[in-house]
RNA sequence: CCGUCAGGAUCGGGAGAAUCCGACGGGGAGCGCCCCGUUGGUGCCGAAGGAGCAACCGCCCCGGUAAACUCUCAGGCGCAAGGGACCGUUCUGGCAAA
Numbered sequence: 001c002c003g004u005c006a007g008g009a010u011c012g013g014g015a016g017a018a019u020c021c022g023a024c025g026g027g028g029a030g031c032g033c034c035c036c037g038u039u040g041g042u043g044c045c046g047a048a049g050g051a052g053c054a055a056c057c058g059c060c061c062c063g064g065u066a067a068a069c070u071c072u073c074a075g076g077c078g079c080a081a082g083g084g085a086c087c088g089u090u091c092u093g094g095c096a097a098a
Base pairs, nucleotide, nucleotide: 005094007092008091009090011088012087013086018042020041021040022039023038024037025036026035027034028033043077044076045075049073050071051070052069056064057063058062
């Protein structure tokens, strides 16, 4: 210096899991019913984030180190909205890291 790539932005795709039980408030209706919100409990999901571990490596008491695996702290569980790892398009992009 060039390229790849980390990172950032844009657009598109993007799963899973109780319309469970109770209380309170509001609304509707034909008392026992329905809808919405708040809250408590139980059950469940994993693909924001977070945490944990193997082989392997090391200065070998011990430590380093991975995930889409595991755990569910957090988050989520009718539809919609929102979020969403990851994949693709376009643009940008620094030597501080590889």